[in-house]
The prediction has a mean pLDDT of 77. Predicted 3D model of a 346-nucleotide RNA (Bacterial RNase P class A) from a marine eukaryotic metagenome. It matches the Rfam family "Bacterial RNase P class A". Rfam classes the family as a ribozyme. The model forms 97% of the base pairs in the Rfam consensus. The RNAcentral record of the sequence draws on MGnify.

RNA sequence: AAGGACGAGUGAUCGCUAAUAUUUAUAUUAGAGGAAAGUCCGAGCACCGCUAGGAAAAAGUGCCUGUUAACAGCAGGGCAGGGCGACCUGAUGGAAAGUGCAACAGAAAAUAUACCGCCACUUUUAGUGGUAAGGAUGAAAUGGUGAGGUAAGAGCUCACCACUUAUUUGGUAACAAAUAAGGUAUGGUAAACCCCGCUUGGUGCAAGGCUAAAUAGAGGAGCGUAUAAAAUUCCUAGAUAGCUCCUGGGUAAGCUGCAUGAGCUAAUUGGUGACAAUUAGCCAAGAUGGAUGAUCACAUAUACUAUUUUAAUAGUAGAACAGAACUCGGCUUAUAGUCUUUCUUU
Numbered sequence: 001a002a003g004g005a006c007g008a009g010u011g012a013u014c015g016c017u018a019a020u021a022u023u024u025a026u027a028u029u030a031g032a033g034g035a036a037a038g039u040c041c042g043a044g045c046a047c048c049g050c051u052a053g054g055a056a057a058a059a060g061u062g063c064c065u066g067u068u069a070a071c072a073g074c075a076g077g078g079c080a081g082g083g084c085g086a087c088c089u090g091a092u093g094g095a096a097a098g099u100g101c102a103a104c105a106g107a108a109a110a111u112a113u114a115c116c117g118c119c120a121c122u123u124u125u126a127g128u129g130g131u132a133a134g135g136a137u138g139a140a141a142u143g144g145u146g147a148g149g150u151a152a153g154a155g156c157u158c159a160c161c162a163c164u165u166a167u168u169u170g171g172u173a174a175c176a177a178a179u180a181a182g183g184u185a186u187g188g189u190a191a192a193c194c195c196c197g198c199u200u201g202g203u204g205c206a207a208g209g210c211u212a213a214a215u216a217g218a219g220g221a222g223c224g225u226a227u228a229a230a231a232u233u234c235c236u237a238g239a240u241a242g243c244u245c246c247u248g249g250g251u252a253a254g255c256u257g258c259a260u261g262a263g264c265u266a267a268u269u270g271g272u273g274a275c276a277a278u279u280a281g282c283c284a285a286g287a288u289g290g291a292u293g294a295u296c297a298c299a300u301a302u303a304c305u306a307u308u309u310u311a312a313u314a315g316u317a318g319a320a321c322a323g324a325a326c327u328c329g330g331c332u333u334a335u336a337g338u339c340u341u342u343c344u345u346u
Base pairs, nucleotide, nucleotide: 001342002341003340004339005338006337009298010297011296012295013294014293016031017030018029019028020027021026033321037332038331040330041329042328043327044326045204046203047202048201050238051237052236053235054234055233056232058200059199060198061197062196063077064076065075066074067073078092079090080089081088082087093195094194098193099192100189101188115135116134117131118130119129120128121127122126143161144160145159146158147157148156162184163182164181165180166179167178168177169176170175208256209255210254211253218247219246220245221244222243223242263282264281265280266279267278268277269276270275302317303316304315305314306313307312
């Protein structure tokens, strides 16, 4: 520096919930996490246009390859930046399609220049011309370093680096290296609008289904009779006769959904890895004002003190964050203390 594990135990008595058996009140078995938190992603499942399909809008995402049910997850790699290093971070496509923005300072911030400076000339204390190497301002100022050349300078020329194009080699790819040609920079910014690629209906167990009961077979408006209504809009095809909205009244009870799953554990094989396949075994809460507890005794990791045979004895203290509510895969946040693996540096 990067990972992993534990994070509380045993017994007795009494009590609560579920399942099973049954002598109906007894017995047996089981009973809250690594995050159950946040509700930030993804999905299963259920319902909603009547069904099927297409497009637009809107939203998300953004290097490459793999993995997964899927993901903005995870694994591996590329490139860039930080670190002595092990490693860490990345909202990582496009600025030559267009639009916008960069206050102040500065001469000038993009169809950009000359404030100071340098050089030359002249009608000489000022003017004209050349220049962008030096300086100033700024977050950013017409690629960088060195040499030559020049009146002074400048890719003006040369060498190297950088950049653009092409070819070759390696790689699935992102990319990397080499060679050749070219003096080549009107730049930055897209977590600004935008362009491009990919993905995407909506609502959510308070979804939904069944039973019982009660009420006012209430009132109004609009569309419609196969040319409708209706998931944000539009289109296509088929089907259907009622559909949508507003005001007001009644009910809020019970059962179900409800836990066998993209499930868990172990071994083998393949793979750098995430993960996959095969075989064998296991079933581990299901409440509904909401169970999973209370008391007593012993006593654990560990810490401190004393003794002493340096590893034991005795005494004292003694574990954090925190409670399931449809389920699962992730991400993020909280976490006292202890143990352990690999690597780097001194």